[in-house]
The prediction has a mean pLDDT of 76. Bacterial RNase P class A from a mouse gut metagenome, 357 nucleotides, folded computationally. Its Rfam family is "Bacterial RNase P class A". Rfam classes the family as a ribozyme.

Parts: sequence; C1' cells; structure tokens
RNA sequence: UGGCGUGGUCUGUCGCGGCAUGGCAUCGGCCAUGACGAGGAAAGUCCGGGCAACACAGAGCAUCACACAUCCUAACGGGAAGCCGGGGGCGACCCCGGGGACAAUGUGACAGAAAACAACCGCCCGUCGCCGCGCGACGUGGCAAGGGUGAAAAGGCGGGGUAAGAGCCCACCGCUCCGACGGAGACGCCGGAGGCCGCACAUCCUGUGAGUUGCAAUGCCAAAUAUACCGGCAGUAAAGGAUUGCUCGUCCAUUGCCGGGGGGUAGGCAGCUUCAGCCGCCGGGCAACCGGCCGGCGUAGAUAAAUGACAGACACCGGUGUCCACCGGCACAUAACCCGGCUUACAUCGCCACUCG
Repeated sequence: UGGCGUGGUCUGUCGCGGCAUGGCAUCGGCCAUGACGAGGAAAGUCCGGGCAACACAGAGCAUCACACAUCCUAACGGGAAGCCGGGGGCGACCCCGGGGACAAUGUGACAGAAAACAACCGCCCGUCGCCGCGCGACGUGGCAAGGGUGAAAAGGCGGGGUAAGAGCCCACCGCUCCGACGGAGACGCCGGAGGCCGCACAUCCUGUGAGUUGCAAUGCCAAAUAUACCGGCAGUAAAGGAUUGCUCGUCCAUUGCCGGGGGGUAGGCAGCUUCAGCCGCCGGGCAACCGGCCGGCGUAGAUAAAUGACAGACACCGGUGUCCACCGGCACAUAACCCGGCUUACAUCGCCACUCG
C1' cells in the first nucleotide's frame, strides 16, 4: 500500500417479547417452568428486484436516468476483469474521466490589443524629412516567428526557405482517413495517404431503460352499540295516505318489542419469514459468478412496538507506580414484508501479499 476478517466472555438480582408445556379462570386473561430473542452496518432510504393492488388496444410527444468494450446478474444507475486519456506517489499502488456533433444557435468571468473576420509590444519593406551611423513620421503595406495576458491564443519541435515570416516546403511526433497483422472486443502495432483554419460548456442528435402506489400493499374472519332491509306480535287517545258520496272494513304508514340480516368499526388470522439462503467439498471461469441427482447448517417476527437495567469477575487498550496494584477507557449503532447493491459511521484486535527505509 492492497486484500480479508473481528465487532468481547462469565455470574448474580430485577424486568420485557412472542412460542411450547402444565395449571387456574371461562369475555378478550392470569400464574409457573423451559429453550429462544438485533447488525456488520439492522443506519441513510440513494438505486434495483420479488410480492400486492390499481391502471393499461396500439402509436406518438414530453420528462428523468444512463452511455468505451467484454462478461456477471432476477434486475440495477451495481459488480468483475480489461481498453483509452488525464493526474498524484521514490514505490507497492491510488484518484478522475469516457456515446455523437459534419451542420445550426448561444456563452466564455478576471486579465488581455484580441476569446475567433486576432497587430498591444515587436520584426520586415517602401516613401519622405534630417549631411549621416541611425532616428522620426506616413502607408485603406506585409508578418502569427518572438514577448506579454489567460483555464484556453490559431497543431508541437528541428531544418530549409524568406525582405521579415508562415505546413510555404521537408523529417520526426500528434491528428484524420485507408489497408495489412494481432485481439472476442474496446484497442494495439506496422505501412501508406491527406498539410491538417481552434477549444470547453449548454441547447441539440442517437441508442437503452422507466405505468402509479407501497406490507399502514392486499385477502379473510368478525364482537358491543347503532342500523338499511325482511318477518312476527302488540299499540294508534288526537292526527295521516289509498279505496269511498259517507260509515265500517282492508291495505299502507307510524310507534314499541322479539327474531333474521348485510355492510362497516374494535379485535383477530393470513401476508410473515425456508429461501435469487449460508458453509464445506467437487467441477467450470483470471474474476464477478455459474453448475452438482454430494454433505452439513438454519429456531427475532414484535405492531406503537420486547431484546433492558444494576452489581461483580475476567479479557483488551492507555497512564501511574513498580513486579502486582491503582486510576481511566472499552466504538458506531437498535430489526418492522423480504432480498441484491451503493453510500456513510465505527473503539479494539488479528491474518495474507506486496512496497519503501
């Protein structure tokens, strides 16, 4: 530096949770005994999946996420092992980035003449002035070689060339294209061709994926009280409706009691923990991972939420003192349907490989 693991032990007292057994109650309970009862991250709830309900003819648009290549996987925005570019370290090794842009549009702070129709300093040429070395002025002159600014300045560097310069020309490097070879591929390497008028970001383009909500999902059973509706009995003092000219009668309605009864509430049950499970061995693979008709292991499933508190002993770490005592410390964190990841927190201790001295 990289990888992998560990995450205290025992005793006593008092408690908590569901379960089993026994006993007592007989309205949901109470008592006794017994074994069992948080993690490597149970965390953040950031991705992905299972499962469930709802939605969904088909197609398109928008939005969001992802983007080198090969592989793994139920799936992923995760992982393995690679490729390319950039950066850090003496080193082992580590960190960051990766689709397209031929075209179109926009932006590029500060500094700087200029951020893309580059002359600020500078170099060169010509004309004029001064007697002149040279200096100064002027030119709708030339020059991107040098300086300076910047995160970024018109491919880099050397030579030729030129008035001075410039891919203007040439070699090498870089870039783009073509071909051969190697590789499963990203790509590498070799050869050839093209003198090669910018970079970054956003809009934009291409491809792939995404229906919504979450176990307080969802399904089932079902008190007490009230009650839609139905049936029976009783009442109607005054008053109601239908039949009717009127009275009685009958029916309806109304009130009470009894019985039936559906929905829903309390409560209970399922979902719920045994499966994409873990370990060993064998086989395949560099690995992630996959296969086995092989062996072994597994005992939280609460529901407003139990898994705790106190005391002591030991272990571990640090200090003092000194040859066994004293003092202090002992992390991060507590399941809530279940898995696969990612990220973050973490006292102490151990193992393997490599690097430097």